Predicted 3D model of a 72-nucleotide RNA (transfer RNA) from a Candidatus Xenobia bacterium.
The organism belongs to Candidatus Xenobia, within Bacteria.
It matches the Rfam family "tRNA". Rfam classes the family as a transfer RNA.
RNA sequence: GUGGGCGUAGCUUAGCGGUAAAGCGCCAGAUUGUGGUUCUGGAUAUCGCGGGUUCGAUUCCGGUCGCCCACC
Numbered sequence: 001g002u003g004g005g006c007g008u009a010g011c012u013u014a015g016c017g018g019u020a021a022a023g024c025g026c027c028a029g030a031u032u033g034u035g036g037u038u039c040u041g042g043a044u045a046u047c048g049c050g051g052g053u054u055c056g057a058u059u060c061c062g063g064u065c066g067c068c069c070a071c072c
Stems, first nucleotide, its partner, number of pairs: 001071007010024004018055001026042005048064002051061002
C1' cells in the first nucleotide's frame, strides 16, 4: 500500500430498519450476631467519530480513527 474482521453500560456479550437486552460488577433495602449467599428495587450505553439514504439508522451506504488478521 491492498483486502477483510471488530468497535454497544465499569467488564463480557446480544440485538442487524421501528427509540437497546442479559450476565458479572456498582448502589439501596430485606434476610443474617457480622460478612458472604439468597431475594427485591435502582443507577449506568447520544451503539468509536462525523456525514448520507430513509417517515424512522446500533442496523443500509460511503468517509475517517483505533485494534486485529491476511497478502504485497